RNA sequence: CGAGUCAGCCGGGCAAUCGCUGUUGGCGCCGUUUGGCGCGGGCAGAGGAAAGUCCGGGCUCCAUAGAGCAGGGUGCCAGGUAACCCCUGGGAGGCGCGAGCCUACGGCCAGUGCAACAGAAAGCAUACCGCCAGACCCCGGUCUGGUAAGGGUGAAAUGGUGCGGUAAGAGCGCACCGCGCGGCUGGCAACAGUCCGCGGCAAGGUAAACCCCACCCGGAGCAAGGCCAAAUAGGAAUCCCAUGGCGCGGCUCGCGCCGGAUUCGGGUAGGCCGCUACAGGCCUGCGGUGACGCAGGUCGCAGAUGAAUGAUUGUCCUCGACAGAACCCGGCUUACAGGCUGACUCGGCCU
Numbered sequence: 001c002g003a004g005u006c007a008g009c010c011g012g013g014c015a016a017u018c019g020c021u022g023u024u025g026g027c028g029c030c031g032u033u034u035g036g037c038g039c040g041g042g043c044a045g046a047g048g049a050a051a052g053u054c055c056g057g058g059c060u061c062c063a064u065a066g067a068g069c070a071g072g073g074u075g076c077c078a079g080g081u082a083a084c085c086c087c088u089g090g091g092a093g094g095c096g097c098g099a100g101c102c103u104a105c106g107g108c109c110a111g112u113g114c115a116a117c118a119g120a121a122a123g124c125a126u127a128c129c130g131c132c133a134g135a136c137c138c139c140g141g142u143c144u145g146g147u148a149a150g151g152g153u154g155a156a157a158u159g160g161u162g163c164g165g166u167a168a169g170a171g172c173g174c175a176c177c178g179c180g181c182g183g184c185u186g187g188c189a190a191c192a193g194u195c196c197g198c199g200g201c202a203a204g205g206u207a208a209a210c211c212c213c214a215c216c217c218g219g220a221g222c223a224a225g226g227c228c229a230a231a232u233a234g235g236a237a238u239c240c241c242a243u244g245g246c247g248c249g250g251c252u253c254g255c256g257c258c259g260g261a262u263u264c265g266g267g268u269a270g271g272c273c274g275c276u277a278c279a280g281g282c283c284u285g286c287g288g289u290g291a292c293g294c295a296g297g298u299c300g301c302a303g304a305u306g307a308a309u310g311a312u313u314g315u316c317c318u319c320g321a322c323a324g325a326a327c328c329c330g331g332c333u334u335a336c337a338g339g340c341u342g343a344c345u346c347g348g349c350c351u
Base pairs, nucleotide, nucleotide: 001347002346003345004344005343006342007341008340009339010338012316013315014314015313016312017311018310020045021044022043023042024041026039027038028037029036030035047322051333052332054331055330056329057328058327059221060220061219062218066253067252068251069250071217072216073215074214075213076090077089078088079087080086091105092103093102094101095100106212107211111210112209113206114205128151129150130147131146132145133144134143135142136141159177160176161175162174163173164172178201179199180198181197182196183195184193185192186191225273226272227271228270235264236263237262238261239260240259244258245257246256247255278300280299281298282297283296284295285294286293287292
């Protein structure tokens, strides 16, 4: 200097004028009170994803709320967390020269399936070409037996290399590797091992196939749920009716309540609460590899409701991307113009 990997940050700024929402005061006038009207200040006011609605919760209601089956979710180990399909660290497998990155990562020796075509043969199967021996014979071949080392097909052919052996071969035998079983050592564990012993040993692939195993799981949702005011028709019909009906995913048992279901018709759609102080933000110290935890200090940071931050002018330069809260929080995923910072890896050059 270039190319990368991982992590973090900004997301137009500044000034002026007018305007919008919330909150908190002040002043004046009217008024018996509750209160009404006008004028003026302070403070605060969309995101890193507010998005997707994919997970997990807080909160509210069913509701007194238990068990089982079915169903669903997760799937290496150990931790973190309110919890999780999240995060951290480690293991195994794989990709990359590397920094690093990815994983739907329990089980095929419980069972059942599936694997086109090619090939002789794709679960316990097979001999197409070939090799060897014997017989016949028209010297081209045919038949019988043995064989799976060589070749072919295929993604994959039933361990690999070497030596010996054989008619030719073959774990047929041996050495090493591999594989299976047992032990020892290290580690909480998943696992690991130039460790030890035994065995010639083949029980292939696929579970993001059905399935088996382990652990976990009530439901619905702020349009939840409460309060106030007002209005109407305390409406009508049908069915079940205690051996019954209903009770917020399905079924059964248990438990609770005493009425319940359907159709037609009528009224209301207003206001207030929920609604923002929280598993909250920031700083410091301690513990931990880390996620994070503990202690102390400090701060208060939108609450709209047909939906609040907009317009104009001037100036600066990175010339402005993706994009707007609606009960709240922790994650994941997706989108993003331009710019900044740190650490690490690889390559080149100079000293």

Bacterial RNase P class A from uncultured Pseudohongiella sp., 351 nucleotides, folded computationally. Rfam family: Bacterial RNase P class A. Rfam links the family to the GO terms ribonuclease P activity, dimeric ribonuclease P complex and tRNA processing. By type it is a ribozyme. The source organism's lineage runs through Bacteria, Pseudomonadati, Pseudomonadales, Pseudohongiellaceae and Pseudohongiella. The model forms 97% of the base pairs in the Rfam consensus. Model confidence (mean pLDDT): 77 of 100. It was read from a public genome assembly, where an Rfam model found it.